[in-house]
RNA sequence: ACACGCACUGCUGGAGAGCGGCGGCAUCCCGCGUGAUGCCGCCCACCGAAGGGGCAAACCGCGGGCACGAGCCUGCGGCGAAUCUCUCAGGUUCCAGGACAGCAGGGUUCCG
Numbered sequence: 001a002c003a004c005g006c007a008c009u010g011c012u013g014g015a016g017a018g019c020g021g022c023g024g025c026a027u028c029c030c031g032c033g034u035g036a037u038g039c040c041g042c043c044c045a046c047c048g049a050a051g052g053g054g055c056a057a058a059c060c061g062c063g064g065g066c067a068c069g070a071g072c073c074u075g076c077g078g079c080g081a082a083u084c085u086c087u088c089a090g091g092u093u094c095c096a097g098g099a100c101a102g103c104a105g106g107g108u109u110c111c112g
Base pairs, nucleotide, nucleotide: 005108006107008105009104010103011102012101013100018044020043021042022041023040024039025038026037027036028035045092046091047090051088052086053085054084059078060077061076062075063074064073065072066071
């Protein structure tokens, strides 16, 4: 000094599932209610793409068996991924959020 990578920031795109029921608080209004909106709690139904949990092969270790030879079989354990799976958390009009993807910005580490 530096590409990829990595994390951060900005912009853009970004799915799914009840505007569910009951209660409380607050606000609103021509009509003061079988009204509207927001928040909270409980209940039922659902979604998976914040986050989180789980594991297949491979690889490693230990025990046993077969060969007696490179190794093979088997049991247990470790490590081990996801857009898979669970549905804890979160979410189910809009807004917000959103894995992931593209572009950009500076930052940072290794090899050379």